A computed fold for a 1538-nucleotide RNA from a Bacteroidia bacterium, annotated as small-subunit ribosomal RNA. Its Rfam family is "Bacterial small subunit ribosomal RNA".
[in-house]
C1' cells in the first nucleotide's frame, strides 16, 4: 500500500418564474438476437425456448497372477497321407481367450435444474446417537474337514425374447467344527470425567463370534490377498442456532397432531412406527394456504449503502420417460440395474415381447436465436489387474460462428497548377472536397513464394551391465496437436485489406435540391401545410472502427421507497375523538452483573475470482507464484462511561387528601314568558296575500285588521363578547336532584406508578332506517302560478316524509387550525377569561392556567408560521409515493336497508398540481376622462330620385374593400379609349426597351391611287427619300437568327414601402441602486393638481429617454420698412351720359397719410391686483386687440389587430411562353324581382312665385378664360377687344337678405319624378349608354314605427361662391371659399369607449377565453352474466399393482401357496381455488371540426364545495347539517402607525 484515490447532469407542465411530481435521455454490462459490413491472430463462450419426442454409433469395465476349461485367432507336439510343400485329424502345451462361475468397479467421472421456501442451501457448532469399501499405521493370525451350482452334455417348450427337465463339475462360490490376541452380551467391584443422559478404563466369572488362496521360487524365503481387532485419513448419515422472495382480497392450522411410559426398526437420536395415557402443538415476530424460485463462492451495476443475475468454472442439493417400490452392497433406494403401474414408441407368427440421449456428436420440433453424427488417449485424472496392458464422448486437441475480450494492419514521407471530376454561391470570378489524387522516394507487419524449425516427455518397456530376488544405471524407444504448429530466414512488390451510424435541442457534426400534414421521421420535447439544418437524396461534416447501429434486459442517474439519504397546514399525505393491550421509548443516586457496547488473542471464512506485487506467452486479453481481501461467524480472556437485568434509596415526572375557585360539562324532572298557527266569540268590511311585475291562493258562506277567551307543539329574545366549557361530535330560558371535570394555594402521603399506543373498545354533526308516540313553524319529494327559446331550477302559493319525544340502528361530513400525541429548549409587545400574591404609580406591578392579535431569531417554494411553531430536538402512532381509471371492480367483513371498511388490475396521458408574477377578462370596488349620457338644435329610418354595396340575371356584368376600422370606398370623373372581363378576328423576339451577329441588286418612311375586310391588317401599281466621316467605315431604322421579353396571372399568411385603428389616448420605457430563490417589483405606487406621466409635496431611489407641451404654418393687434397692376390726391388730355351742372372710364403726372399687399420684428408670461393653498395650482379683478395650451392646421409613443393594399410602385418564391403574352371590331362594368349604406330634393305660409334692390371671399384662365357687338323664347351660334394675370376674363343681379305685389292650407301658384315632342353643344361616333334647352305632361310625397347620427361658437342651422379630374359628362360626390348665425350643458346614477389603483380567476390564441355530462359513430382494455371447458386440490367410498413388514398353511425342503397392514395407479360421489370462453349486459379510456343544453372557473350571471336523502333527458336541482378553499357593501371589535 491494499476491495476501499471517493459522488456531474440535461430535455419536458407556464405568457414567463420558484417549488411538488412523474415521463424521457447521456453511462455501464450482457450465454444475446436483428441489419449493413468484413483483412488477420490469440484468448474465452455457445438451446436462456420444449424435463418435447428421438433414427444412428460411440459414452464401464476389467482381472487366465480366483475357478472350471478352450467357441475363436497365432504357435507348437503327435498321428494319418504324401519325395517334399503341404493336407486331413487329434492334443489346452504355449501365447492367448468367447460365453460362464468369482472378485473389484458400474453410487466416481458426464448431464439437466422438473421438484423444492426445505436443515435445501450459507455460516457456527453438536454428534457422550453414528457408518466408512479401497488407503496408511498397530497387533494376531490364516487350523481341519464338508457341500452345491454355472459352464458343458442330453432331452424339450416358443416367431422372439427367453426359457424347463436330467446328468455331472470347479474356485478367493457356500457350509460346519476349532482356536479368540481380541471384539460384542450380561453380571459384580473399583477408578477418572461429565451441567446433565451418559461415558471412559481396570479387574473378575458367565456366554458369543474368524479366515483364501493365487503367484514367483524352491531358501528359514518374496510378493499380491484372506480373517479378527485398536487407531488414523477419508468420504458420509444425524442433530441444532442464525440468516434465506411475494401475497392478510390467505387468519386461523393441527389427531401421530404435542408431550409421556413401553416396545419396535435404524449404522444412528427421534411419532421415525406400534399399544396405552395427557390435551397438548404452531401463530400478527405472520402459522396455514396461495404464487414464484434449485443455493452458495461468485457476476453485473453503483462512490457507497444498496439494487439486480446464479449461463461459463467451482462447492452443495435434487433430478434421469410420469408415478411407486424394494434388492444387492462399505456406499443407492442407483442417468446407460431390478419388479410393477401409467402414458408414448417399436417389433410379433397377435400368444408375447422390447425400449427411455437432461451422456458425446447428430435429427425433428419449438423458437428472435446457440455448433462437428471430427481426432486421441501422447498429457492430467479415472476403473480394473502384480504388471505390461486394457477401457474412459471424463479429458486433451481440431472444427463452425466476429458471439464477446485483446492485439495488429489497410502504408510512410514529401507533393499546389492548389489540377480534373462532384457540390455550393453573391456566377468573367470565387469557395470546399484537398496535400487529398496525380507525381517522386521509402517501408514489407501482414500476404505470396521458398528454406530452417521447437516445446508439450515425466513414466513405462526393451536391450546391456551389477545384483540370489525386489532393485540401481545407461542406451534406444513412444502418439494427438500437424500432410512440419508456433518461431524465424530469403526474395518479391504498396502490392491483396473500410466500414457503420448521426448531423432541430439534449448531443460532437450544415448546405443544396426533392416533396408539399402527402410521402414519412420520432428515445423525449416535437418535424412535414411551397423557402424544412428535423422526412428522401447528393455534397460536406461528426463519432466509433473490423466493426457500427437498432432492439431486448439488468444496474445506473433515481434523495422517485430516502438504513446512508425524502415527506405530510395549501402540492400525494395526520386516523373524527377519546380509553386501553401488546409492543416501543423512559427521571435520580448507588451498588451487583457482564447480555447489548467496546479492546486484545484464537479459530474459520474452499480453491478459482477481485485487489496488489513479481514472472510466462514479441504486447495486451491469458496464464502461473506471493501477499492482501472476504468488513462475516464463533471461541477465549479483559473492560463497563451509556443501555439492558437485579437490589437499595430519592423527589424535579404522575397520582392522592385539604382549601378556595370557575363555567352554554351531562343525564333526569318540574315551571315560565314572549311569539307563530289553530278553534269559539265580538266589532268590522271588500279585498288581503304576494312579486322585479304578476298569478295561482284566501275571502261577501264575512276574509285581512282589531279585542277577548282557550288549545297545541317547537325553540329559548335582550344579557352575548373573535367570551366561557368540554377528548371531538358539541353545548344557551329558570329551578332542583344526581354525576364529572379542570384551575389555583399551601402543606402532606405515595415513590417513576411515567409518555405513545398496532389489534380492541366506547363515543361520534346532519342526513337516513325501524318500532311507537307527537306534528304549531319549517319543509326534499310532489301539486299549482309565474320567468323563460325551453325551465324537470332560481321566485311565488300550498305541502308529505322529516325536523320533536322513547328506545334500538347506522359510523359517515370541508368530523378543519385542512396542522396527531407528550417533553424540554429558543425575544418581546398589546388584549382579554378564571385563579393568587402584592401593596398603593391603581387604565398599576407581578405568578399560575387558558383565550386572541402583532412581532425578532429561526423555518418555508411562496403564502406565511413564529412560546397556542408550520423553529431547535427526542419518543410513539397513523398516512404519502404522477394523472386518469377509481375510493370503480371482485372478495372478505359489518349493517334490516341505504350503504360504510377493506381495496386491486387492464388501459390510457406527458403531464395533472402547489404557491407567487405579469396581462387580459369580470352581468367587482373606488377614482377620472370624452357630444359617452343627460340638457339642446338639426337630421337618418317613411317618399321619389342619384350614388355604392349584397343578392340574383348574364357569353361577360373585370378586380379589390366586408363589424367599429367595407358600402358617394380604389374611382379627383367607365359612350370608343380607359379595360384588368365577353365574343369573334388576328400576331409569335413579339406593342415598347437593350445586346450580339448576319443581310446591302433592305431603307425605313413620306404623300398618292386602287382592291378586300368591321377593323387589325393584307395585296397591287408609280413616285420620292437618312445622319455623320479622318472616306476606311460608324450610326438610326428595316428584316432574319438568337440572348434577354412580357403577364392587372397566384401568394398582403413570403415582403419593401404606404395607410388606416384603438388614439392626439396619457401612456411606454431605460441606467445605476434597492429589493425579492425568481419571474419580478421599487421608480411609473400615494396626497394634491392639470387638457396631459402637467407640475408640486412625500417616498429606497436618484436620473435619463420616446411620448404631452414647445418650436412650424393660417387666423385675430401693432409697428418698422416696400409700393405695382393696389390705395389715395391734384392738374392736364381724350372719350362716354348729360339741357347745363355733375358723373364714369381711360392716358399721364405725383404721392404712401389711409384700404391693402409683402417681408421683418413686436406681443400673453398666471406678467400685475386679491382671495385660498405648503407648494404645484386655482377662484376673483384690472389692464390689453386677444386671459389662463386666444381658435384652427400639420405633427399620431411602445405597441395591437397574420387589419388593408402583388391591381399605384417595388420584390422573393410559384406558374403561362403560337399564350395567363400583344393588337383589333363589337359588347360589358350602365343587367333588375329584391335587401342594406351614403346623398340631393321635398312634403311648403319662418314658404313659392313675380318684379325692385344691396353687400362677398377662396380661386381658376392658352387647343384656355372670353369683354363688347349681332342672333335665337332659350340652350347657343356667329364675328371680335383684353389678358399667361392684385391690370383682363370668369363674374355677374354671389345667394340667402331687405322692399313691394299676389297665392291662403289645397296633393295646391307645394313637390317635381315620369312620359311625348322639338332642339342645342362636346365628340370619328351620344342606340345599348352624356349633358343642356324650350313647350306639353305633373307621380308617391301632407314630417316618417322599432331604431339611430352629428353638433358645445363664428360652432350647428342655413345660403350660395370656386377648384380639382374633365372633349363632353352621371357632380346631388368630394374638397376649398365667404354670408347670415343659434339654443342648451343640472350635471355623472345610467349607456359606450378608455386611463389609473384594487380585488377575483380555472383565462394567456388572454371572455368571441375556458370548460361540464347525456345522446349519437368508430376502436380499445376490463367488470357482471344462464352455463360451458381446463387445471390444481381436499374430504368420503369402491378396487388395488409391485414390494417390504407381520400372520398361516404345505413341504424333506424352498425361490411354493394363501393371507393382514400400508399402497401407486384407477373408479365415484360431494366441495373449493384458479384460469380459458359466453348471448346478453354495465361502466370506462381514446378520437381536427356531429347533437343537447350551459353545471363550474369573475360575486360565472343562484356563491362553490363536503356528508347525506329524494328528484330530473342530461350537466344538474332542491332540503338539512357543517366549511370558507366565497367576492362586495356596511356596522361593530381587535391589530399596528398617528
Nucleotide at each position: 500500500a491494499u476491495g476501499a484515490u471517493g459522488g456531474a447532469g440535461a430535455g419536458u407542465u407556464u405568457g414567463a418564474u420558484c417549488c411538488u411530481g412523474g415521463c424521457u435521455c447521456a453511462g455501464a454490462a450482457c450465454g444475446a438476437a436483428c441489419g449493413c459490413u468484413a483483412g488477420c491472430g490469440g484468448c474465452a463462450g455457445g438451446c436462456u425456448u420444449a424435463a418435447c419426442a428421438c433414427a444412428u454409433g460411440c459414452a464401464a469395465g476389467u482381472c487366465g497372477a480366483g475357478c472350471g476349461g478352450u467357441a475363436a485367432c497365432a504357435g507348437g507336439c503327435c498321428u494319418u497321407c504324401g519325395u517334399a510343400a503341404g493336407a486331413a485329424g487329434g492334443u489346452g502345451c504355449u501365447g492367448a481367450c468367447g460365453a460362464g462361475c468369482g472378485g473389484c468397479g458400474g453410487a466416481c467421472g458426464g448431464g439437466u435444474g422438473c421438484g423444492u421456501a426445505a436443515c435445501g442451501c450459507g455460516u457456527a457448532a453438536g454428534u457422550a446417537a453414528c457408518c466408512u469399501a479401497c488407503c496408511c499405521u498397530a497387533u494376531g493370525g490364516u487350523a481341519u474337514g464338508g457341500g452345491a451350482u454355472a459352464g458343458c452334455g442330453u432331452c424339450g417348450g416358443g416367431a422372439a425374447a427367453c426359457u424347463g427337465g436330467c446328468g455331472g463339475u470347479a474356485a478367493u462360490c457356500c457350509c460346519a467344527u476349532a482356536u479368540g490376541u481380541g471384539g460384542c452380551u450380561u453380571a459384580u467391584a473399583u477408578u477418572a470425567c461429565u451441567a446433565a443422559u451418559g461415558u471412559u478404563a481396570u479387574a473378575u466369572a458367565a456366554g458369543u463370534u474368524a479366515a483364501a488362496g493365487g503367484c514367483c521360487a524352491a531358501u528359514u524365503g518374496g510378493u499380491c490377498g484372506c480373517c479378527a481387532u485398536g487407531g488414523g485419513a477419508u468420504g458420509g448419515g444425524c442433530u441444532u442456532g442464525c440468516g434465506u422472495c411475494u401475497g392478510a382480497u390467505u387468519a386461523g392450522c393441527u389427531a401421530g397432531u404435542a408431550g409421556g411410559u413401553g416396545a419396535g426398526u435404524u449404522a444412528a437420536g427421534g411419532g421415525c412406527u406400534c399399544a396405552c395415557c395427557u390435551a397438548g402443538g404452531c401463530g400478527a415476530u405472520g402459522a396455514u394456504c396461495a404464487g414464484u424460485a434449485g443455493c452458495u463462492g461468485u457476476c453485473c451495476u453503483g462512490a457507497g449503502a444498496g439494487g439486480g443475475a446464479g449461463g461459463u468454472c467451482a462447492g452443495c442439493c435434487a433430478c434421469a420417460c410420469g408415478g411407486g417400490g424394494a434388492c444387492u452392497g462399505a456406499g443407492a433406494c442407483a442417468c446407460g440395474g431390478c419388479c410393477c403401474c401409467g402414458a408414448c414408441u417399436c417389433c410379433u407368427a397377435c400368444g408375447g415381447g422390447a425400449g427411455g440421449c437432461a451422456g458425446c456428436a447428430g435429427u425433428g420440433g419449438g423458437g428472435a436465436a446457440u455448433c462437428u453424427u471430427g481426432g486421441g488417449c501422447a498429457a492430467u485424472g479415472g476403473g480394473g489387474g502384480g504388471a505390461a496392458c486394457c477401457c474412459u464422448g471424463a479429458c486433451c486437441c481440431a472444427g463452425c460462428c466476429a458471439u464477446g475480450c485483446c492485439g495488429c494492419g489497410u502504408g510512410a514521407a514529401g507533393g499546389a497548377a492548389g489540377a480534373c471530376g462532384g457540390c455550393c454561391u453573391u456566377c468573367a470570378a470565387g469557395g470546399u472536397u484537398g496535400u487529398a489524387a496525380a507525381c517522386u522516394u521509402c517501408u514489407u507487419u501482414u500476404c505470396a513464394a521458398g528454406g530452417g524449425g521447437a516445446g508439450c516427455a515425466a513414466g513405462g518397456c526393451a536391450u546391456a551391465u551389477c545384483g540370489a530376488u525386489g532393485g540401481a544405471u545407461a542406451u534406444g524407444u513412444u502418439a494427438g496437436c500437424g500432410u512440419g504448429u508456433a518461431c524465424u530466414c530469403u526474395u518479391g512488390g504498396a502490392a491483396a485489406a473500410a466500414g457503420c451510424a448521426c448531423c432541430g435541442g439534449c448531443u460532437a457534426a450544415c448546405u443544396a435540391c426533392g416533396u408539399g400534414c402527402c410521402a414519412g421521421c420520432a428515445g423525449c420535447c416535437g418535424c412535414g401545410g411551397u423557402a424544412a439544418u428535423a422526412c428522401g437524396u447528393a455534397g460536406g461534416g461528426u463519432g466509433c472502427g473490423a466493426g457500427c447501429g437498432u432492439u431486448g434486459u439488468u444496474c445506473g442517474g433515481a434523495a422517485u421507497u430516502a438504513c446512508u439519504g425524502g415527506g405530510c397546514u395549501u402540492a400525494a399525505a395526520g386516523g373524527g375523538u377519546g380509553c386501553g393491550u401488546a409492543g416501543g421509548c423512559g427521571g435520580a443516586u448507588g451498588a451487583a452483573u457482564a447480555a447489548g457496547u467496546u479492546a486484545g488473542c484464537g479459530a474459520u471464512a474452499a480453491a478459482a475470482a477481485a485487489c496488489u506485487u513479481c514472472g510466462g506467452c514479441u504486447u495486451a486479453a491469458c496464464c502461473g507464484g506471493g501477499g492482501u481481501c472476504u468488513u462475516g461467524u464463533u471461541g477465549c480472556u479483559g473492560a463497563u462511561a451509556c443501555u439492558g437485568u437485579u437490589c437499595a434509596u430519592c423527589u424535579a415526572g404522575g397520582a392522592u387528601u385539604u382549601a378556595c375557585a370557575c363555567g352554554a360539562c351531562g343525564u333526569a324532572a318540574a315551571c315560565g314568558g314572549a311569539a307563530u298557527u289553530c278553534c269559539g266569540g265580538g266589532u268590522g268590511u271588500a279585498g288581503c296575500g304576494g312579486u322585479g311585475a304578476a298569478a295561482u291562493g284566501c275571502g261577501u258562506a264575512g276574509a285581512u285588521a282589531u279585542c277577548u277567551g282557550g288549545a297545541g307543539g317547537a325553540a329559548u329574545g335582550c344579557c352575548g363578547a373573535a367570551a366561557g366549557c368540554g377528548u371531538a361530535g358539541g353545548c344557551a330560558g329558570u329551578u332542583u336532584a344526581c354525576g364529572a371535570g379542570u384551575g389555583u394555594a399551601u402543606a402532606a402521603u405515595u415513590g417513576a406508578c411515567g409518555c405513545u399506543g398496532a389489534u380492541g373498545c366506547a363515543c361520534g354533526a346532519a342526513g337516513g332506517c325501524g318500532u311507537g308516540g307527537g306534528u304549531a313553524g319549517c319543509g326534499a319529494a310532489c301539486a299549482g302560478g309565474a320567468u323563460u327559446a325551453g325551465a324537470u331550477a332560481c321566485c311565488c302559493u300550498g305541502g308529505u316524509a322529516g325536523u320533536c319525544c322513547a328506545c334500538g340502528c347506522a359510523g359517515u361530513a370541508a368530523a378543519c387550525g385542512a396542522u396527531g400525541a407528550g417533553u424540554g429548549c429558543u425575544a418581546g409587545a398589546c388584549a382579554u377569561u378564571c385563579g393568587g400574591c402584592c401593596u398603593a404609580u391603581a387604565u398599576a406591578g407581578u405568578u399560575g392556567a387558558g383565550u386572541g392579535u402583532c412581532g425578532c431569531a429561526g423555518g418555508g417554494a411562496a403564502a406565511c408560521c413564529g412560546u397556542u411553531a408550520a423553529g431547535c430536538a427526542c419518543u410513539c402512532c397513523g398516512c404519502c409515493u404522477g394523472g386518469g381509471g377509481a375510493g370503480u371492480a371482485c372478495g372478505u367483513c359489518c349493517g334490516c336497508a341505504a350503504g360504510g371498511a377493506u381495496g386491486a388490475a387492464a388501459c390510457u396521458c406527458a403531464a395533472a398540481g402547489g404557491a407567487a408574477u405579469u396581462g387580459g377578462c369580470g352581468g367587482g370596488g373606488g377614482c377620472c376622462c370624452g357630444c359617452a349620457c343627460a340638457a339642446g338644435c338639426g337630421g337618418u329610418g317613411g317618399a321619389g330620385c342619384a350614388u355604392g354595396u349584397g343578392g340574383u340575371u348574364u357569353a361577360a356584368u373585370u378586380c379589390g374593400a366586408u363589424g367599429c376600422u367595407a358600402c358617394g370606398c380604389g374611382a379627383g370623373g367607365g359612350a370608343c379609349c380607359u379595360u384588368a372581363c365577353c365574343u369573334g378576328g388576328g400576331c409569335u423576339c413579339g406593342a415598347a426597351u437593350g445586346u450580339u451577329a448576319c443581310c446591302g441588286a433592305c431603307a425605313a418612311g413620306c404623300a398618292u391611287a386602287a382592291c378586300a375586310g368591321a377593323g387589325a391588317u393584307g395585296u397591287u401599281a408609280a413616285g420620292u427619300u437618312c445622319u455623320c466621316u479622318u472616306c476606311g467605315g460608324a450610326g438610326u431604322g428595316g428584316g432574319u437568327a438568337a440572348c434577354a421579353a412580357g403577364g392587372u396571372g397566384c401568394u398582403g399568411c413570403a415582403u419593401g414601402g404606404c395607410u388606416g385603428u384603438c388614439g392626439u389616448c396619457a401612456g411606454c420605457u431605460c441606467g445605476u441602486g434597492c429589493u425579492g430563490u425568481g419571474a419580478g417589483g421599487u421608480g411609473u405606487u400615494g396626497g394634491g393638481u392639470u387638457a396631459a406621466g402637467u407640475c408640486c409635496c412625500g417616498c429606497a431611489a436618484c436620473g435619463a429617454g420616446c411620448g404631452c407641451a414647445a418650436c412650424c404654418c393660417c387666423u385675430g393687434c401693432g409697428a418698422a420698412c416696400a409700393a405695382u397692376u393696389g390705395c389715395g390726391g391734384a392738374g392736364a388730355g381724350u372719350u362716354c351720359u348729360u339741357g347745363c351742372g355733375a358723373g364714369g372710364a381711360c392716358u399721364u403726372u405725383u404721392g404712401c397719410a389711409c384700404u391693402u399687399u409683402g417681408u421683418u420684428c413686436g406681443g400673453a408670461c398666471a406678467g400685475c391686483c386679491u382671495u385660498c393653498g405648503u407648494a404645484a395650482g386655482a377662484g376673483g379683478g384690472a389692464g390689453g386687440a386677444a386671459g389662463g395650451u386666444g381658435g384652427g392646421g400639420a405633427c399620431g409613443a411602445c405597441g395591437u389587430c397574420a387589419a388593408g393594399u402583388c391591381a399605384u410602385c417595388a420584390u422573393g418564391g410559384c406558374c403561362c411562353u403560337u399564350a395567363c403574352g400583344c393588337c383589333c371590331a363589337g359588347g360589358g362594368c350602365u343587367a333588375c324581382a329584391c335587401a342594406c349604406a351614403u346623398g340631393c330634393u321635398a312634403c311648403a305660409a319662418u314658404g313659392g312665385u313675380a318684379g325692385g334692390u344691396a353687400c362677398a371671399a377662396c380661386g381658376a384662365g392658352a387647343a384656355g378664360c372670353g369683354g363688347u357687338c349681332g342672333u335665337g323664347c332659350g340652350a347657343g351660334c356667329g364675328a371680335u377687344a383684353g389678358c399667361g394675370g392684385a391690370u383682363c376674363u370668369u363674374a355677374a343681379a354671389a345667394a340667402a337678405g331687405c322692399c313691394u305685389a299676389c297665392c291662403u292650407c289645397a296633393g295646391u301658384a307645394c313637390g317635381g319624378a315620369u312620359u311625348g315632342u322639338a332642339g342645342u353643344c362636346u365628340g370619328c361616333a351620344a342606340c345599348u349608354c352624356g349633358a343642356c334647352u324650350a313647350c306639353a305632361u305633373g307621380a308617391a310625397g301632407u314630417u316618417g314605427g322599432a331604431a339611430u347620427c352629428g353638433c358645445u361658437a363664428g360652432u350647428a342651422a342655413u345660403c350660395g361662391c370656386g377648384g380639382a379630374u374633365c372633349a363632353g359628362c352621371u357632380a346631388c360626390g368630394c374638397u376649398g371659399c365667404g354670408g347670415u348665425g343659434a339654443a342648451u350643458a343640472c350635471g355623472u346614477u345610467c349607456c359606450c369607449g378608455g386611463g389609473c389603483c384594487u380585488u377575483g380567476c380555472a383565462c394567456a390564441c388572454a371572455c368571441c377565453g375556458c370548460c361540464c355530462g347525456u345522446c349519437a359513430a368508430g376502436c380499445c382494455a376490463u367488470g357482471g352474466g344462464a352455463g360451458u371447458c381446463g387445471u390444481a386440490u381436499a374430504g368420503g367410498c369402491c378396487u388395488g399393482a409391485a414390494g417390504u413388514c407381520g400372520g398361516g398353511g404345505g413341504u424333506a425342503g424352498c425361490u411354493c401357496c394363501c393371507u393382514g397392514c400400508c399402497u401407486a395407479g384407477g373408479g365415484u360421489c360431494u366441495g373449493u381455488g384458479c384460469g380459458g370462453u359466453g348471448a346478453c349486459u354495465g361502466g370506462g379510456g381514446c378520437u381536427a371540426a356531429g347533437u343537447c343544453g350551459u353545471a363550474a372557473c369573475a360575486a360565472g350571471g343562484u356563491a362553490g364545495g363536503c356528508g347525506u336523502a329524494c328528484c330530473g333527458g342530461a350537466a344538474g336541482g332542491u332540503g338539512c347539517g357543517g366549511c370558507u378553499g366565497g367576492a362586495u357593501c356596511a356596522u361593530a371589535g381587535c391589530c399596528u402607525u398617528c